The prediction has a mean pLDDT of 80.
The RNA shown here (Bacterial small signal recognition particle RNA) has 100 nucleotides and comes from a Bacillota bacterium.
The organism belongs to Bacillota, within Bacteria.
The sequence was found by an Rfam model in a public genome assembly.
Its Rfam family is "Bacterial small signal recognition particle RNA". Rfam's curators write: The signal recognition particle (SRP) is a universally conserved ribonucleoprotein involved in the co-translational targeting of proteins to membranes. The family's RNA type in Rfam is non-coding RNA gene.

[in-house]
RNA sequence: GAUUGGGUCCUACGCGGGCGGCCCCCGUGAACCCCGUCAGGCCCGGAAGGGAGCAGCGGUAAGCGGACCGGUCGCGGCGCCGUAGGGAAGCCUAGUCGGU
Numbered sequence: 001g002a003u004u005g006g007g008u009c010c011u012a013c014g015c016g017g018g019c020g021g022c023c024c025c026c027g028u029g030a031a032c033c034c035c036g037u038c039a040g041g042c043c044c045g046g047a048a049g050g051g052a053g054c055a056g057c058g059g060u061a062a063g064c065g066g067a068c069c070g071g072u073c074g075c076g077g078c079g080c081c082g083u084a085g086g087g088a089a090g091c092c093u094a095g096u097c098g099g100u
Stems, first nucleotide, its partner, number of pairs: 001097008009086006015079002018075006025066004034059004042051003
């Protein structure tokens, strides 16, 4: 100096992990316009009983808060990760050949 392979580069896919949303879990959560049970009182009845039904209690909806193991969706130059394809120059690396 030439040349071959690989890496660095780009794209796609995969795997992992980060962040966020949702689901799952816990809590809270409706004077009445949710549900159930309805003390008292009220109404119907001669009575037996029945009725509607406030408070209370229990449960729950939307919402709010928490926890964060798991599931799912999305985002992103996150990854000394993997596969395939692409690729001018330069750089790195392994080898071969030639010259000095």